Notes
A computed fold for a 96-nucleotide RNA from a Pseudomonadota bacterium, annotated as Glycine riboswitch aptamer. The source organism's lineage runs through Bacteria, Pseudomonadati and Pseudomonadota. Rfam family: Glycine riboswitch aptamer. Rfam links the family to the GO term glycine biosynthetic process.
[in-house]
RNA sequence: CACCAAGCUGCUCGGAGAGAGUCCGGCUUACGGGUCGGGCCGCCGAAGGCGCAAUUCCGCCCGGAAACGCUCAGGCACAUGAACGGCAGCUUGCGC
Numbered sequence: 001c002a003c004c005a006a007g008c009u010g011c012u013c014g015g016a017g018a019g020a021g022u023c024c025g026g027c028u029u030a031c032g033g034g035u036c037g038g039g040c041c042g043c044c045g046a047a048g049g050c051g052c053a054a055u056u057c058c059g060c061c062c063g064g065a066a067a068c069g070c071u072c073a074g075g076c077a078c079a080u081g082a083a084c085g086g087c088a089g090c091u092u093g094c095g096c
Base pairs, nucleotide, nucleotide: 003095004093005092006091007090008089009088010087011086013085014084019041021040022039023038024037025036026035027034028033042076043075044074048072049070050069051068055066056065057064058063
């Protein structure tokens, strides 16, 4: 601290995919339903987690990483959340 990098905080900012499935129970109801929790079936990948068989990257091996794979967790109308991106502020730096 103008610029750069990292971290933290914030925002009327952008932000994908996949079930308004079914059964049971609680609450509620204008009896049509609504809502919360759980079970089962189907599905999704972009919190987090795990993995390196395939793909890609670190020049190759090894080893590691990923937006790749798995789907434990999470999610599957809207909304919320959301990796990542944008902007703003602050802090730090052996960068400048």